Predicted 3D model of a 175-nucleotide RNA (FMN riboswitch aptamer (RFN element)) from Actinoplanes awajinensis.
RNA sequence: ACGCGCUGGCGGGAUUCGGUGAGAUUCCGAACCGGCGGUGAUCCGACGCGCAAGCAUCGGUAAGCCCGCGACCCGGACGUCAGACCAUGACGGCCGGUGGACCUGGUGAGACUCCGGGGCCGACGGUUGGUCAGGCGAAAGCCCGGCCAGACAGUCCGGAUGGGAGACAGCGCGC
Numbered sequence: 001a002c003g004c005g006c007u008g009g010c011g012g013g014a015u016u017c018g019g020u021g022a023g024a025u026u027c028c029g030a031a032c033c034g035g036c037g038g039u040g041a042u043c044c045g046a047c048g049c050g051c052a053a054g055c056a057u058c059g060g061u062a063a064g065c066c067c068g069c070g071a072c073c074c075g076g077a078c079g080u081c082a083g084a085c086c087a088u089g090a091c092g093g094c095c096g097g098u099g100g101a102c103c104u105g106g107u108g109a110g111a112c113u114c115c116g117g118g119g120c121c122g123a124c125g126g127u128u129g130g131u132c133a134g135g136c137g138a139a140a141g142c143c144c145g146g147c148c149a150g151a152c153a154g155u156c157c158g159g160a161u162g163g164g165a166g167a168c169a170g171c172g173c174g175c
Base pairs, nucleotide, nucleotide: 002174003173004172005171006170007169008168010166016030017029018028019027032154033122034121035069036068037067038066043060044059045058046057048055049054064120065119073097074096075095076094078092079091080090081089082088102118103117104116105115106114124158125157126156128149129148130147131146132145134143135142136141
């Protein structure tokens, strides 16, 4: 160095200006953001070879839309807990599913990655006004339901002080 195990902390960015409107960081115009691993012809460094152009090796770096993963959501069997039992619910790891987006010109042996140009994408829940009942309350107000209209979030609020792909460090064992 490599393999296996354990432990530790780390591990996602972004709404600014104008417009419409009763109301928008949600719509419209312009601007803004880009997790992890891989691939990879950019670029940087080291060493070697070469008269030189350059070549080879090693290290670093390089894709939101190429391949895969993670978060969110759904399902399954299992386990734990609650439920006397059943129904059911909560939690856990595992297995499976769902899950967004790129063209064009150039260079070149070779590019969906480089250069130029133009595009596109981004889980779930919440969000406004009116009106009519009901409940609590002295009141202010709060809670809850129906109906009508409406305004639709990558960025705001929330689950989330969570989870996490993974990168790193330490320890042990093996080789």

Notes:
It matches the Rfam family "FMN riboswitch aptamer (RFN element)". Rfam describes the family as follows. The RFN element is a highly conserved domain that is found frequently in the 5'-untranslated regions of prokaryotic mRNAs that encode for flavin mononucleotide (FMN) biosynthesis and transport proteins. The sequence is in RNAcentral, with records from Rfam and Ribocentre. Of the family's consensus pairs, 100% are formed in the model.